[in-house]
Molecule: transfer RNA
Organism: Candidatus Lernaella stagnicola
RNA sequence: GGGUCGCUAGCUCAGUUGGAAGAGCGCUGCCUUCGCAAGGCAGAGGUCGUCGGUUCGAGCCCGAUGCGAUCCA
Numbered sequence: 001g002g003g004u005c006g007c008u009a010g011c012u013c014a015g016u017u018g019g020a021a022g023a024g025c026g027c028u029g030c031c032u033u034c035g036c037a038a039g040g041c042a043g044a045g046g047u048c049g050u051c052g053g054u055u056c057g058a059g060c061c062c063g064a065u066g067c068g069a070u071c072c073a
Stems, first nucleotide, its partner, number of pairs: 001072007010025004019056001027043005049065005
C1' cells in the first nucleotide's frame, strides 16, 4: 500500500427483503422480607463510529473516512 470482517443502550450482542430500534446482564423505583439475597411489577438509558449521497422513507443501499481484527504484498 491492497483485500476481508467488525463498530447498535453502561457491558455482551440481535436486528432476514429499506417502513424507523430490541434482548440478556447491569441501573432506578415499588411489592414481597425483621433485614439482605432471590423473585415479581414498572421505568430510565441510543445523533446505530463519523461525514456525505440515493430514496417519500436508511441500522440496512452507495461513496469517502476513523478505530480495531485478520490476510496478502